[in-house]
RNA sequence: GGAGUAAGUCAGAUGAUCGCCGGAUCAGUUACUGAUCGGGAGGAAAGUCCGAACACCACAGAGCGGGGUGCUCCUUAACGGGGAGUCGUGGCAACACGAAGGAAAGUGCAACAGAAAGUAUACCGCCUUUUUUUAAGGUAAGGGUGAAACGGUGCGGUAAGAGCGCACCAGUUCUUCAGGUGACUGGAGAAGCUUUGUAAACCCCACCCGGUGCAAGACCAAAUAGGGAAGUGUCUGAGGACUGCUCGUCCUAGCUUUCGGGUAGGUCGCACGAGCCAAUGUGCAAAUAUUGGCCUAGAUGAAUGAUCGUCACUUUUUUCAGGGUAACCUGAUUGAAGAACAAAAUUCGGCUUAUGAUUUGCUCCGACC
Numbered sequence: 001g002g003a004g005u006a007a008g009u010c011a012g013a014u015g016a017u018c019g020c021c022g023g024a025u026c027a028g029u030u031a032c033u034g035a036u037c038g039g040g041a042g043g044a045a046a047g048u049c050c051g052a053a054c055a056c057c058a059c060a061g062a063g064c065g066g067g068g069u070g071c072u073c074c075u076u077a078a079c080g081g082g083g084a085g086u087c088g089u090g091g092c093a094a095c096a097c098g099a100a101g102g103a104a105a106g107u108g109c110a111a112c113a114g115a116a117a118g119u120a121u122a123c124c125g126c127c128u129u130u131u132u133u134u135a136a137g138g139u140a141a142g143g144g145u146g147a148a149a150c151g152g153u154g155c156g157g158u159a160a161g162a163g164c165g166c167a168c169c170a171g172u173u174c175u176u177c178a179g180g181u182g183a184c185u186g187g188a189g190a191a192g193c194u195u196u197g198u199a200a201a202c203c204c205c206a207c208c209c210g211g212u213g214c215a216a217g218a219c220c221a222a223a224u225a226g227g228g229a230a231g232u233g234u235c236u237g238a239g240g241a242c243u244g245c246u247c248g249u250c251c252u253a254g255c256u257u258u259c260g261g262g263u264a265g266g267u268c269g270c271a272c273g274a275g276c277c278a279a280u281g282u283g284c285a286a287a288u289a290u291u292g293g294c295c296u297a298g299a300u301g302a303a304u305g306a307u308c309g310u311c312a313c314u315u316u317u318u319u320c321a322g323g324g325u326a327a328c329c330u331g332a333u334u335g336a337a338g339a340a341c342a343a344a345a346u347u348c349g350g351c352u353u354a355u356g357a358u359u360u361g362c363u364c365c366g367a368c369c
Stems, first nucleotide, its partner, number of pairs: 001365010012311007020040002023037006042341001046352002049350005054213004061247004066209005071085005086100001087098004101204002106202002108198003123143002125139005151169006170194002172191008217268004227259006239251004275294008313338004319332005
């Protein structure tokens, strides 16, 4: 100097003029006005992918079905989240990603090629017998096909061969030692046991799960025609609620269809929170405890804005000074241009996606001293 990788910070500041929303206090006055003092859009507010708080069903259930997660430990209100690890895959590496339980419970799938894709009675080949041919028997070592062919290399053995036997290696199962909370890692030994892959295929196993959602829900006011017709029901209970179904429990005299008429307004919910900031302690960390400090939008056809100036930031440019082998760096100065992604609507913890500037750590490559 280049290429990468990981973790953060900011998302302009300030002055003037005019305008908008809400709060507190005071005054006048009536649902308005005036004055003063504070406040007023994000790191993702986006996506609506998860989890919850809260509200209602509801006084509270069981089974089936359905859904979610899937290595270990810790953490959190909870999560499919976060942290730290183990194993696997990719990368020279720093690091990144993982849909990471089970294939001897069962079913399914693996095109084409090939004899054959799971327990093969074999295409070429090898050996034996027979009549040279032909036919029968044995074989899976050699060859071929394929992503993959029933462990690999070597020696012995055999009619020819084969874990048939042996040595070494790999895998599987079992025993045992050491380390670790654990997933797991390393070592020693036994058994010739040799079992394709796939579960982001069905499935099995373990654990977890009521539903609907602020357009939830609560209250107030107003208006009309507490209207007409048909069917059904009122002890047994029609109808209804409890996600779907069944059981069970509960509410209840109305319910269903149709003709016709009126209303669609206001208040609350609405922001003091699993809240934010700092210090100290514990912890590798995520996180958590204690102490102290702070209050930071609440609109409702939808407020938080517009104009002008100065400074800051980025890119480029003129000139000068300093450093340096060079590339270049730092400071001052003249001018120009730019400034990303983007907008609350019940709230919070996450995940994912979009994006400008900048800081630091680490890895690799190259050049010079």
Predicted 3D model of a 369-nucleotide RNA (Bacterial RNase P class A) from a Desulfobacterales bacterium. Its Rfam family is "Bacterial RNase P class A". The family's RNA type in Rfam is ribozyme. Rfam links the family to the GO terms ribonuclease P activity, dimeric ribonuclease P complex and tRNA processing. From the family's description: Ribonuclease P (RNase P) is a ubiquitous endoribonuclease, found in archaea, bacteria and eukarya as well as chloroplasts and mitochondria. Model confidence (mean pLDDT): 78 of 100.